[in-house]
RNA sequence: GGAGUCGGCCAGGCAGUCGCUGUGGCAACACAGAGGAAAGUCCGGGCUCCAUAGGACAGGGUGCCAGGUAACGCCUGGAGGGUGCGAGCCCAUGGAAAGUGCCACAGAAAACAAACCGCCGAAGCGUUCGCGCUGGUAAGGGUGAAAAGGUGCGGUAAGAGCGCACCGCGCGACUGGUAACAGGCCGCGGCACGGAAAACCCCACCCGGAGCAAGGCCAAAUAGGGGAGCAUGCGGCAUGUCCGCAACGUGUGGUCCGCACGGUUCCCGGGUAGGCUGCUUGAGCAAACCGGUGACGGUUGGCCCAGAUGAAUGACUGUCCAAGACAGAACCCGGCUUACCGGCCGACUCCUCAA
Numbered sequence: 001g002g003a004g005u006c007g008g009c010c011a012g013g014c015a016g017u018c019g020c021u022g023u024g025g026c027a028a029c030a031c032a033g034a035g036g037a038a039a040g041u042c043c044g045g046g047c048u049c050c051a052u053a054g055g056a057c058a059g060g061g062u063g064c065c066a067g068g069u070a071a072c073g074c075c076u077g078g079a080g081g082g083u084g085c086g087a088g089c090c091c092a093u094g095g096a097a098a099g100u101g102c103c104a105c106a107g108a109a110a111a112c113a114a115a116c117c118g119c120c121g122a123a124g125c126g127u128u129c130g131c132g133c134u135g136g137u138a139a140g141g142g143u144g145a146a147a148a149g150g151u152g153c154g155g156u157a158a159g160a161g162c163g164c165a166c167c168g169c170g171c172g173a174c175u176g177g178u179a180a181c182a183g184g185c186c187g188c189g190g191c192a193c194g195g196a197a198a199a200c201c202c203c204a205c206c207c208g209g210a211g212c213a214a215g216g217c218c219a220a221a222u223a224g225g226g227g228a229g230c231a232u233g234c235g236g237c238a239u240g241u242c243c244g245c246a247a248c249g250u251g252u253g254g255u256c257c258g259c260a261c262g263g264u265u266c267c268c269g270g271g272u273a274g275g276c277u278g279c280u281u282g283a284g285c286a287a288a289c290c291g292g293u294g295a296c297g298g299u300u301g302g303c304c305c306a307g308a309u310g311a312a313u314g315a316c317u318g319u320c321c322a323a324g325a326c327a328g329a330a331c332c333c334g335g336c337u338u339a340c341c342g343g344c345c346g347a348c349u350c351c352u353c354a355a
Stems, first nucleotide, its partner, number of pairs: 001351010012320007020033005035326001039337002042335005047211004059207005064078005079093001080091004094202002099200002102195002116141002118137003123134004149167006168191001169189004174183003215277004225268006232246005237240001248262005284303002287300005321324001
């Protein structure tokens, strides 16, 4: 100098004018006012209401090990596998010797093995003595994503874990590790265990439901419900303030008749509109020290950092530069995922050059 890996941070700055929301103030005014993802609503919790003795079944979820945490499908550390020269990155990574099912095409055969080409001619039968059949075989070829260990020696008719050595594999013991797992010194087994559980299934662990439009409080007009008191008479039977008539009141109208309508006062409770609350001090923030490899935890002192509800957080002007992306709270947190202009910092890897 070039190429790259990992982790963290910033997210236009400044000034002026005019607004909006909240808090304080009699007022003038002062102070505060979106994000790293506020997003997707995919996980986990707090909180609230409902349900609930306990357990089991069903259903759903998670899935190497250990730890962290309020909890998690998150995070940290480790193991195993894959990948990259490397820093690093990626992995639904329990069980296939509990059972059932599946493995396209090709191929003889896709899992109680089997034999297309090939090899053999020891055994039996035949023979023209070449071999053919019965048969043996799984070395070699061929198919396939995958074909029932590999190399060598022995062995054989040809072969074959058929035997042996080494390698590989499985089981047990041993050693190290909390464990996952690793190791190879030991023993046993000729090998018994193809793949796939993102097929059913089995095993272990976890899970009640609904959500701030949760939930709580105050509470109008109008209509309807309940109760009490008051209110003129007569009649009916179904005995209710139920019906009819008259009276009375109101409206129409200048008045009468007529017509239409009608108990009245107070109290109680539920609901609606509306308002208040829940609402932002919280698993909070950042600092120092301590413990821990780390995630994280502890102690001490410090800080207060939006709370709207037709829903504020803006508009305009000037100026500077490297010319400004993705996007905006709605009960609150912890995660994950996705979107994103440009830039900064730290640690590390590989290559090249020079001294």